[in-house]
RNA sequence: GGAUGCGGACGAAGAAUCGCCUCGCUCGUGAGGGCGGGGAGGAAAGUCCGGACUCCGCAGGGAAGGAUGAUCCCUAACGGGGAUGCUCCCCCGCGAGUCGGGGGAGCCGGAAAGUGUCACAGAGAACAGACCGCCCCGCCGCCGCGAGGCGACGGGGCAAGGGUGAAACGGUGAGGCAAGAGCUCACCGUUCCGGCCGGCGACGGCCGGAACUGAGACAAACCCCAUCCGGAGCAAGGCUGAACAAGGGGCGCUCGAGGCUUUCCCGGCCGAUGCCCUGGGUUGGCCGCUGGAUGCCGGCGGUAACGCCGGCGGCAGAUAAAUGAUUCUUCGCGACAGAAUCCGGCUUACAGUCCGCAUCCUGCC
Numbered sequence: 001g002g003a004u005g006c007g008g009a010c011g012a013a014g015a016a017u018c019g020c021c022u023c024g025c026u027c028g029u030g031a032g033g034g035c036g037g038g039g040a041g042g043a044a045a046g047u048c049c050g051g052a053c054u055c056c057g058c059a060g061g062g063a064a065g066g067a068u069g070a071u072c073c074c075u076a077a078c079g080g081g082g083a084u085g086c087u088c089c090c091c092c093g094c095g096a097g098u099c100g101g102g103g104g105a106g107c108c109g110g111a112a113a114g115u116g117u118c119a120c121a122g123a124g125a126a127c128a129g130a131c132c133g134c135c136c137c138g139c140c141g142c143c144g145c146g147a148g149g150c151g152a153c154g155g156g157g158c159a160a161g162g163g164u165g166a167a168a169c170g171g172u173g174a175g176g177c178a179a180g181a182g183c184u185c186a187c188c189g190u191u192c193c194g195g196c197c198g199g200c201g202a203c204g205g206c207c208g209g210a211a212c213u214g215a216g217a218c219a220a221a222c223c224c225c226a227u228c229c230g231g232a233g234c235a236a237g238g239c240u241g242a243a244c245a246a247g248g249g250g251c252g253c254u255c256g257a258g259g260c261u262u263u264c265c266c267g268g269c270c271g272a273u274g275c276c277c278u279g280g281g282u283u284g285g286c287c288g289c290u291g292g293a294u295g296c297c298g299g300c301g302g303u304a305a306c307g308c309c310g311g312c313g314g315c316a317g318a319u320a321a322a323u324g325a326u327u328c329u330u331c332g333c334g335a336c337a338g339a340a341u342c343c344g345g346c347u348u349a350c351a352g353u354c355c356g357c358a359u360c361c362u363g364c365c
Base pairs, nucleotide, nucleotide: 001361002360003359004358005357006356007355008354009353010352012330013329014328015327016326017325018324020039021038022037023036024035025034026033027032041336045347046346048345049344050343051342052341053233054232055231056230060266061265062264063263065229066228067227068226069225070084071083072082073081074080085108086106087105088104089103090102091101092100093099094097109224110223114222115221116218117217118216131162132161133158134157135156136155137154138153140151141150142149143148170188171187172186173185174184175183189212190211191210192209193208194207195206196205197204198203237287238286239285240284247278248277249276250275251274258270259269260268261267294313295312296311297310298309299308300307301306331334
């Protein structure tokens, strides 16, 4: 210097003219005018989580359903974030180890409750399995003077070796056996119990004891365990203006239609010129509405997420819905995309520029 990956910041700049939405001041009886201020994003998106706010007769029991899943912390809250532990992977180092250091990944309760699945290959894929093989017995054949050897057939034993596979039913070593095998033993391993030490904790280290040879993977398959979950959503909800309809059909008035408990059942509550369908009317205005877990800067605390304190700013609020158009200059010729109650996250999309870290390549000293 370049490439790749990860993380972060920005995401055209400047000027003129004409417009649009909105706020303040002001002029005007009014319609409207003048001046000044503000006017999309890092994702405004998907609407996937969590909350604020609002309403529903504080929401009882059971069933069903949904979500989450190591520990501690952060936070208004979370299924989000930070740090740590554990497991796995990669790199480096040496004193070569169950070592030390660095980086990365993980929805990370349970597979010694049950059910289920495991392609191809393979004899056998989960209460296993004799294809090759090893061993014993019987009988026959051949060879050999003989001890015996080789081979065929039949019966039986064996999971040690070979082979297949992503995975073959604990590992290493010794004993043992006809040959073998947790068959036995030692160490490792697994589960449980106890003690000491370190840590808030998950957990780690050491020591002792008991039991087991039962031991593949998958719970992002069903399932089991633990914890949590009332419902609806700004078309929430409140105030107000205007318009309309009689008629027709059905059900019901305590032997109760219908409604609330927002999936169902039970239970509870409300309930009468009432409820449902039809027929017909209106699609106006105001509030909610943007000052809020607010933004920026600085200091302090904390490994960090984040918190506290101080200063400064006043920052879109439309309702058919504004944020645009034209011209000029510059450059690397401009991506994905646009608010609609508001926040915190996650996820997805993104031309190009800059910064940091890691790895690799190359050049020079």
Molecule: Bacterial RNase P class A
Organism: Candidatus Aminicenantes bacterium